Predicted 3D model of a 350-nucleotide part of an RNA (small-subunit ribosomal RNA, central domain) from a metagenome. The coordinates come from a structure-prediction model, not an experiment, and the mean pLDDT is 90. It matches the Rfam family "Bacterial small subunit ribosomal RNA". Gene Ontology terms of the family: structural constituent of ribosome and ribosome.
Context: one part of a larger RNA
């Protein structure tokens, strides 16, 4: 490289949305670019190959065929692909009624806890620990009433629960807003599917400017602990975390499993919806449909384990892999205010 693969060995971009490209439903005529068949010209010699010949064999030389898997004209066929016009409704999509939701985005408000302050009671210790000590306290602490301030999170419900594309969303209420799902009709008519570039979002630390700061708390101090302790424990404490805007763009960003569609035993819980039967009702049951989990057939797997949410059986389209180390590092490019992100080698070495 042809190829084999990508859940745990090396491999799925963190996630969507999409242009270019590639794939693309059921049907009628047509047409003939692919595509096949038929003729034909042309594919220099040499050289492989196959039957002869010649050097005493062989290499080497020589005669003949056959190949030259390819181009090009013609001529025909129409099945498939493709073009062009027409139809069609099973993908997709729109319309109506419901229906679940911590979906997102601004706005108000509750309590309950901490802390701090004011005041009132009241006295000697509170706090911390393995044990201690730093620390607070007679200037009246800790306790405990009252009363007020301010920040940030929202016990219980709460769930193998629920929504979103992924991050990820949790008091209550209100206005804007998105997705889904289902039932049944009507409706447009392949409008789909997947994407290199790109474009958007993307936890948590972190970076700007302005704010706020109650608890916690990197760094720092002190105090133990030890041989030593730049730590584990304790007493403080800034940044930070909280709010707007702007940036960074990484992550065990995982289900370590890309999306999309079709097929292929079932059983169990659980969430929305619909329908049907029984009940007086609670409300059982049965059937369907969308998630959400557990158990397991056939199949797959190196094994574990997956198993109609597939890691099984196939189609389409993307991305990634190719021994370990040097290394996701050097250079350069390009993006960032900066960190540092991305793209990404070699020598050497085993």
């Nucleotide at each position: 490289c042809u190829g084999g693969g990508c859940g745990u060995a090396a491999a799925g971009c963190g996630u969507g949305c999409g242009c270019a490209g590639g794939c693309g439903g059921u049907u009628u005529u047509g047409u003939a670019a692919g595509a096949c068949a038929g003729g034909u010209g042309u594919g220099a010699a040499a050289u492989c190959c196959c039957c002869g010949g010649g050097c005493u064999u062989a290499a080497c030389c020589u005669g003949g065929g056959a190949a030259c898997u390819g181009c090009g004209c013609u001529u025909g066929u129409g099945a498939c692909u493709g073009c062009a016009a027409g139809a069609c409704u099973a993908g997709a999509g729109u319309g109506u009624g419901g229906c679940a939701g911590a979906g997102g985005g601004g706005g108000g408000u509750g309590g309950a806890a901490u802390u701090c302050c004011a005041c009132g009671u009241g006295u000697a210790g509170c706090a911390g620990u393995g044990a201690a000590a730093u620390g607070c306290g007679u200037a009246g602490a800790g306790a405990u009433g009252u009363g007020g301030a301010g920040g940030a999170a929202c016990a219980c419900c709460g769930a193998u629960g629920g929504c979103g594309a992924a991050g990820g969303c949790a008091g209550c209420c209100c206005c804007c807003u998105g997705g889904g799902u289902u039932a049944a009709c009507a409706c447009u008519g392949a409008c789909g599917c997947u994407c290199a570039u790109g474009c958007a979002c993307g936890a948590a630390a972190g970076c700007g400017u302005g704010g706020g700061u109650a608890g916690c708390a990197a760094a720092c101090a002190g105090g133990a602990u030890u041989a030593g302790a730049u730590a584990c424990c304790c007493u403080g404490g800034u940044a930070g975390g909280c709010c707007a805007c702007g940036c960074c763009c990484u992550a065990a960003a995982c289900g370590a499993u890309g999306c999309c569609a079709a097929c292929u035993a079932g059983g169990u819980g659980u969430u929305g919806g619909a329908g049907a039967a029984g009940g007086a009702g609670a409300c059982u049951u049965c059937u369907u449909u969308a998630g959400u989990a557990c158990c397991g057939u056939a199949g797959c797997u190196a094994a574990c384990g997956c198993g109609u949410g597939a890691a099984g059986u196939u189609g389409g389209c993307c991305g990634c892999c190719u021994g370990g180390g040097g290394a996701g590092u050097a250079c350069g490019g390009u993006c960032g205010c900066a960190a540092g992100a991305u793209u990404a080698a070699a020598a050497c070495u085993c």